[in-house]
RNA sequence: CUUAUCCAGAGUGGCCGAGGGACGGGCCCUGUGACGCCACGGCAACCAGCAGCGCAGGCUGUGACGGUGCCAAUUCCCGGGCGCGCUGAGCGCGCCAAAGAUGAG
Numbered sequence: 001c002u003u004a005u006c007c008a009g010a011g012u013g014g015c016c017g018a019g020g021g022a023c024g025g026g027c028c029c030u031g032u033g034a035c036g037c038c039a040c041g042g043c044a045a046c047c048a049g050c051a052g053c054g055c056a057g058g059c060u061g062u063g064a065c066g067g068u069g070c071c072a073a074u075u076c077c078c079g080g081g082c083g084c085g086c087u088g089a090g091c092g093c094g095c096c097a098a099a100g101a102u103g104a105g
Base pairs, nucleotide, nucleotide: 001105002104003103004102005101006100011040012039013038014037015036019029020028021027023079024078025077026076041071042070043069046067047066049062050061051060052059053058075099080096081095082094083093084092085091086090
């Protein structure tokens, strides 16, 4: 950089000791020890495996030995655009984008 997915799912113990949830705003988590690291456990099914289909790109299913990933809150919510509704510079709903995360290339 390209591409797919992101409203589901899954925690205990040990070490450490003050910030953490990407950024801004909000709102949360956190000395009843968060974040991080380690061990074990688990979730999921992207890749790999197996089966079927297909000329092929690939599609469907299966399963969990292997490579990743993940285990507070929808990617915690909002952020930019468009549309709709509501009696009005606001709020709500929907869609798209941006940003981010993860896989594969």
Molecule: SAM riboswitch aptamer (S box leader)
Organism: chicken gut metagenome